Small-subunit ribosomal RNA, 5' domain from an uncultured bacterium, 532 nucleotides, folded computationally.

Context: one part of a larger RNA
RNA sequence: GACGAACGCUGGCGGCGCGCUUAACACAUGCAAGUCGAACGAGAACCUUUCCUUCGGGAUUGGGGACAGUGGCGAACGGGUGAGUAACACGUGGGUAAUCUGCCCUUGACAUCGGGAUAGCCCGGGGAAACCCGGAUUAAUACCGAAUAGCCUCCGGAGCCCUCGGGCGCCGGAGAAAAGGUAGCUUCGGCCUCUGGUCAAGGAUGAGCCCGCGGCGGAUUAGCUUGUUGGCGGGGUAACGGCCCACCAAGGCGACGAUCCGUAGCUGGUCUGAGAGGACGAUCAGCCACACUGGGACUGAGACACGGCCCAGACUCCUACGGGAGGCAGCAGUGGGGAAUCUUGCGCUAAUGCGGGAAACCGUGACGCAGCGACGCCGCGUGGGGGAAGAAGGCCUUCGGGUUGUAAACCUCUUUCAGGAGGGACGAAGCUACUCGGGUUAAUAGCCCAGAGGGUGACGGUACCUCCAGAAGAAGCCCCGGCUAACUACGUGCCAGCAGCCGCGGUAAUACGUAGGGGGCUAGCGUUGUCC
Numbered sequence: 001g002a003c004g005a006a007c008g009c010u011g012g013c014g015g016c017g018c019g020c021u022u023a024a025c026a027c028a029u030g031c032a033a034g035u036c037g038a039a040c041g042a043g044a045a046c047c048u049u050u051c052c053u054u055c056g057g058g059a060u061u062g063g064g065g066a067c068a069g070u071g072g073c074g075a076a077c078g079g080g081u082g083a084g085u086a087a088c089a090c091g092u093g094g095g096u097a098a099u100c101u102g103c104c105c106u107u108g109a110c111a112u113c114g115g116g117a118u119a120g121c122c123c124g125g126g127g128a129a130a131c132c133c134g135g136a137u138u139a140a141u142a143c144c145g146a147a148u149a150g151c152c153u154c155c156g157g158a159g160c161c162c163u164c165g166g167g168c169g170c171c172g173g174a175g176a177a178a179a180g181g182u183a184g185c186u187u188c189g190g191c192c193u194c195u196g197g198u199c200a201a202g203g204a205u206g207a208g209c210c211c212g213c214g215g216c217g218g219a220u221u222a223g224c225u226u227g228u229u230g231g232c233g234g235g236g237u238a239a240c241g242g243c244c245c246a247c248c249a250a251g252g253c254g255a256c257g258a259u260c261c262g263u264a265g266c267u268g269g270u271c272u273g274a275g276a277g278g279a280c281g282a283u284c285a286g287c288c289a290c291a292c293u294g295g296g297a298c299u300g301a302g303a304c305a306c307g308g309c310c311c312a313g314a315c316u317c318c319u320a321c322g323g324g325a326g327g328c329a330g331c332a333g334u335g336g337g338g339a340a341u342c343u344u345g346c347g348c349u350a351a352u353g354c355g356g357g358a359a360a361c362c363g364u365g366a367c368g369c370a371g372c373g374a375c376g377c378c379g380c381g382u383g384g385g386g387g388a389a390g391a392a393g394g395c396c397u398u399c400g401g402g403u404u405g406u407a408a409a410c411c412u413c414u415u416u417c418a419g420g421a422g423g424g425a426c427g428a429a430g431c432u433a434c435u436c437g438g439g440u441u442a443a444u445a446g447c448c449c450a451g452a453g454g455g456u457g458a459c460g461g462u463a464c465c466u467c468c469a470g471a472a473g474a475a476g477c478c479c480c481g482g483c484u485a486a487c488u489a490c491g492u493g494c495c496a497g498c499a500g501c502c503g504c505g506g507u508a509a510u511a512c513g514u515a516g517g518g519g520g521c522u523a524g525c526g527u528u529g530u531c532c
Base pairs, nucleotide, nucleotide: 001531002530003529005528006527007526008525009524012380013379014378015377016376017375018373019372020337025335026334027333029332030331031330034073035072036071039070040069046063047062050059051058052057080290081289082288090214091213092212093211094210095209096208099207100206104203105202106201107200108199109198110197112146113145114144115143122135123134124133125132126131152175153174154173155172156171157170159168160167161166184191185190216262217261218260223253224252225251228250229249230248231247233245234244235243265287266286267285268284269280270279271278272277292313293312294311295310296309315326316325317324318323343370345369346368347367352366353364354363355362356361383413384412385411386410393404394403395402396401417473419468420467421466422465423464430456431455432454434453435452436451437449438448439447440446476521477520478519479518480517481502482501483500487516488515489514490513491512497504498503
């Protein structure tokens, strides 16, 4: 000098940040991932038409659309934590002729004909529950079959270029599709607009794999290794590879530190230092790993998947004892541990971003705000001017006086901040096609344009502004032997005590305690811990 600090004494206000470093200990409760009716069938409450009525209501038509269900996309992002990891995990620079890539963009081609189910609803049954079983019936952008094969993939044959499976063209065999909807015209055949579907090529983005170099302590760890090292063949993967398997060979690493042990997420950076360097890796950003512990796969473009599934284990809860349910290292919050670390808040038709949707919009403990904490940095205030007979009081004294001290009183002035009242829907904002207006067009559909109106704020009656009153409400902490700035008196008497080092205290202690005075810093001041 610095700190994610803690402790002691003290504490007026504001802005901006930061806030479990310990038990990756266990968790009550609420919320944290949904959305689409412009993919699909059905459809409660309620309104309504008609009929019947024992006036309780029932049946039925049309609206209406809740809760569920099928299906699509998302749920692999965002958020948390640092356990593990000394490793191609990370940083940096390359390679991939060994690879994949949903949504997005560009380009080309296509979308023909059929089929059988199933959830839901209804009926029945089992179970305490979680839930499960059977029967009947139904739809689709759900599922399946056939046709089409330009392009693409695989196989076989031959050609050219090349850097191994790369590029170009030729011939023969297997693999796709799905519709929905706005508006207009219609001769009812269809045309057209928007959006979605299939195949292929390219782009963009993201990811996988491989390699060079770099970043730690121990030799009181010197040898380590059998899928081990390489080959041939095969399996597997999007893809290379002992990644896995069968066979063959006996190799591979190591004093330039293998192996083993300990410690540790890595980096941009942060702190310090003139620099070189040293130490650290909170917040913010990038990458990695993990999600009660261990293992496994499924779905999918993407996971071996925090709020998905299965198995095992520990723990907790429910149970009718047969069986079930759960995972805060998400946001709040609780217990525990600890020197120590916050609210079970408000809002997303406020901002930014993300998911779904054509959109309106819905969701979002991401995020934006507010709350608590002097935890840190910064700013402001606790008044300004005048005022000597140097008042009183305190302390010291050589008893003359000195000092506290212009300090107070007193006079005058001001009103920041806090308090009260009023204004303030300011800015943050830009967005929005709702109404006009303009453009495109056959079009008064759609689409584009923010020119004019209109709408839109959690924070928040907050910031800010104006007014009111009155110096009024606002100063402490440490130190005073030397280092080191600041001295006397009394008490105590090697006691009580102080102390960072040297050292003070045994009867005049500037070193202990108190008082007066003084020095330093200041809403803080000291102490402790850690690093340079």
The prediction has a mean pLDDT of 81. The RNAcentral record of the full RNA draws on ENA, Greengenes and SILVA. Rfam family: Bacterial small subunit ribosomal RNA.